[in-house]
Parts: sequence; C1' cells; structure tokens
RNA sequence: AUCUGAAAAGGGCAAACCAUGCGUAAGCAUGGGGCGCAAAGCUAAAGGGUCCCGGAAUUUCGGGACAGCCAGUUGCCGAU
Repeated sequence: AUCUGAAAAGGGCAAACCAUGCGUAAGCAUGGGGCGCAAAGCUAAAGGGUCCCGGAAUUUCGGGACAGCCAGUUGCCGAU
C1' cells in the first nucleotide's frame, strides 16, 4: 500500500422484544436481551436516500429523526 476477510487470538458493538423515562411523532436514553456486524467507530452543518411533524396545496417550503440504507472519514487483528 492492497483486500469478495479463509483460518486464528484478544476483544468490541448490539436488531427484534421487554421494563422505566423523554418526545406530538419519526425516534432517543438507561437496564435486560442477542438478530446480526470487520468498521454495527465517528460524521445528519459535504451529498443522496428513508421516515416524522407543520405550512402551502401535489411537489414544494420550514423544522426534526435515522450512520444497523448508500456515502465521507479514521482505525484493531489477519493475509498478501
């Protein structure tokens, strides 16, 4: 530097669902849980996409949510 991450080590994260709290909602926080994940780390003030609320009224405007949709960026181990 590269990677259709095969085998390995030590680890990491945590879907649905449940409880409690917050929010009009999307959804979020904490605990339990464990479907999965090699970036399931970070970024929503680079961009696309999806979702929610409100206005206008039929595709636009304003506000918000999602990074476990794509993307951007940094990076452990391994292999070459």